The part of an RNA shown here (small-subunit ribosomal RNA, 3' minor domain) has 145 nucleotides and comes from Angelakisella sp.
Context: one part of a larger RNA
RNA sequence: CACCGCCCGUCACACCAUGGGAGUCGGUAACACCCGAAGCCCGUAGCCUAACAGCAAUGAGGGCGCGGUCGAAGGUGGGAUUGAUGACUGGGGUGAAGUCGUAACAAGGUAGCCGUUCGAGAACGAGCGGCUGGAUCACCUCCUU
Numbered sequence: 001c002a003c004c005g006c007c008c009g010u011c012a013c014a015c016c017a018u019g020g021g022a023g024u025c026g027g028u029a030a031c032a033c034c035c036g037a038a039g040c041c042c043g044u045a046g047c048c049u050a051a052c053a054g055c056a057a058u059g060a061g062g063g064c065g066c067g068g069u070c071g072a073a074g075g076u077g078g079g080a081u082u083g084a085u086g087a088c089u090g091g092g093g094u095g096a097a098g099u100c101g102u103a104a105c106a107a108g109g110u111a112g113c114c115g116u117u118c119g120a121g122a123a124c125g126a127g128c129g130g131c132u133g134g135a136u137c138a139c140c141u142c143c144u145u
Base pairs, nucleotide, nucleotide: 003108005105008101009100011098013095014094015093016092018090019089020088023085024084025083026082027081028080031077032076033075034074039070041068042067043066044065046064047063048062049061052059053058111132112131113130114129115128116127117126118125119124
């Protein structure tokens, strides 16, 4: 590039990330219960026992076994949190020349906008209240010339 202007939304297409989603598959840290290795500690009717005591019998002490508390790993359960995935679905973003209209910008051809309530393919339309960030016309007051 100055109205042969500018410009809005639905729809269609492509791509990107994202929300919801019956669910599905994992991770993490806790909790409750079950089970309970090694080991320490506590107890001990059984068994064994070189140094110590004893003339001896045996005793002291010790070991094994057994029982108990704690206890790693494991199992079960209901939750928490986090990641991936999921038919379908919601809007968002981006993309020279797609579709439908023409909402806004001039009084934009119904002035526009704000709030609210209905309605509608879509921009939007209508009712009620409000604003001038509306043009035009008339009057009044004021400012500049």